[in-house]
Context: one part of a larger RNA
Molecule: large-subunit ribosomal RNA, domain VI
Organism: bacterium
Parts: sequence; structure tokens; C1' cells
RNA sequence: CGUUAGAGUAUUGAGAGUGACCUUUCUUUAGUACGAGAGGACCGAGAAAGACAUACCGCUAGUGUACCAGUUAUUAUGCCAAUGGUAAACGCUGGGUAGCCAUGUAUGGUUAGGAUAACCACUGAAGGCAUCUAAGUGGGAAGCCGUCCUCAAGAUGAGUACUCUUAGGUUACGGCAAGACUAGCCGUUUAAUAGGCAUCCGGUAUACGUAGGGUAACCUAUUCAGCCAAGAUGUACUAAAAUCCGUUUUU
Repeated sequence: CGUUAGAGUAUUGAGAGUGACCUUUCUUUAGUACGAGAGGACCGAGAAAGACAUACCGCUAGUGUACCAGUUAUUAUGCCAAUGGUAAACGCUGGGUAGCCAUGUAUGGUUAGGAUAACCACUGAAGGCAUCUAAGUGGGAAGCCGUCCUCAAGAUGAGUACUCUUAGGUUACGGCAAGACUAGCCGUUUAAUAGGCAUCCGGUAUACGUAGGGUAACCUAUUCAGCCAAGAUGUACUAAAAUCCGUUUUU
């Protein structure tokens, strides 16, 4: 831009896919059929496992660059104490929320069918016989077509159903489990969109100061304290109150 008013929701499926449809073991049938024995099934039923694929983070782990604590050296805040900076792009060490993740969890590969390959056959002439083939008719594979999954009406053949009509859309602004940029999605005071604040979950591990004890290092009490990122709930305290196009109505 088109689909011939503009939007929203749900769909059909022409067509497309370098999507999947995988494999093994064990039990049973059955030590049966078969076979002198040794050995040892088809068909069918069931149970596990492997690799692969998709999704997710409740569990188990990982990461989590400054969330908490410990700690060495040095430097700064005049000193003590308490803190900040630096030490290869966290100084080192022990943990760790959200998010992201696999080694974790869940799910999946199904039923029937069609046409066939090699191959096995039936009937059967040419060629009084024989012959799976020449006419005709069957069986037969993880492969093919279908089935399953995904996309799909620019399928210009532009489909269908329902809902709305002072409808709708762009930009702007606040943002996001969306994201390179775009795009997508949500919100914009008729508001919980982000920040702040409060409470909580959760993390770390018992703060500073003071008091007591000890010659001291340090210990104990106050104190499961103090601090806290991305999480949850609440709360308008701060920031989202705008512009343009279009529609409708009137002139």
C1' cells in the first nucleotide's frame, strides 16, 4: 500500500516446513512351535532405559561484578573507634534474592490406512508343456503419501463468524517477564505504569554504641540483631493530565 467504512476477538486451511515420526534392554507368551540333540522362535501382551526435542524454575545444583558477612596490605576521613577508596578490570574468602539456566522437573514420538522398492506369489499364454507377466490379480519396508506438530487469507482467488460505532490511529510521556535499533505489549490522574515509602517473603548471620568480664587478644548481654539488588502486597508522596491525523455532528 492492498484486501473498498474503521477497529477488536475467535477461526477455516489452499499451501509450506533443512519439523517430528528414533533406538535398546528386560519380563511374559515359552524353554512352547521347530529340532535326533545342541539350540531355540514368529505373532501378541507388558515394563524400564538411552539419545533427541519442547517448555519451565516448585525441588536439586550453577551463576548471581558489590546483597550480607569475614579478612590481609595500603591510603583517606586530624587521632581512637567506625567507615570509604585501591590491590587486573568483585583484592581474597564464605554464602546468596530476582533473573537466566542444566546436571533438575514435566511432556513428547500415537491409531488405522493408501500406493510401492527389493523380493515372494496367483492365474496365464506367446511356446498344447513350463513360466510371478505379455493381458489380468495379490502380498511386501524404519523409506514415499497420509497421520501428528508448527506456520499460514499478499490464498490479489486477499475467505468465515461474532462484537463495537461521539469509532480508531500516530507521535509524545511512564514502563515491561518485549527488546541490538526497530518492532511487540502494558499504562498515561476516570491512574498502581515506574520510582519512593510502609509491611512482608527471602538473603546474610547476631550491627553500631553502651554496659559487664578479661593483663590482653577477645568474650558476654542488649540482639535470631543490624543491613539488604532485581521479589510480593499496599500506598498517589514524585513522575505519566499533551499533540496531530481521522471519524461523527453542526454551520